[in-house]
RNA sequence: GAUUUAUAAAGAAGAGCUGAGAGAACAGGCUCUAUGAAGCUCUAGCAACCUACUUACCGGAGUAAAGGUGCUAAAACCUGCCUUAAAGGAAUUAUAAACU
Numbered sequence: 001g002a003u004u005u006a007u008a009a010a011g012a013a014g015a016g017c018u019g020a021g022a023g024a025a026c027a028g029g030c031u032c033u034a035u036g037a038a039g040c041u042c043u044a045g046c047a048a049c050c051u052a053c054u055u056a057c058c059g060g061a062g063u064a065a066a067g068g069u070g071c072u073a074a075a076a077c078c079u080g081c082c083u084u085a086a087a088g089g090a091a092u093u094a095u096a097a098a099c100u
Stems, first nucleotide, its partner, number of pairs: 001100001003098006013043005021032003026080004044072003049068002051064005076092001081089003
C1' cells in the first nucleotide's frame, strides 16, 4: 500500500519551542488564527478498538484503565452524488482490529 469488519452529531487542554497559516484533497461557503495557525516536545485528560476481569454461552451485558493505538474548535465544520421535502443512503476520508 491492498482487502474485510466496525466506528465517526457524545467526550476530553495546558505549558515550552517555533512563527503564518489552518480546518484531508478539489470547488463553493463558513469558521479559527500575531490575544499566536500548522508542526514538534512535555504534561494532563477523553474514549474504550485491542486488552484485563466479572457475568455465563449470549458474536450479549457490565466493570476497569496498567499496557498498544487513537483522539482532545465547530457533525468527518457545512454543501457536492442518489432517493420529492424531512430524513436516509452511497462515495471519499480518518481511526481501530484482522488479514495479505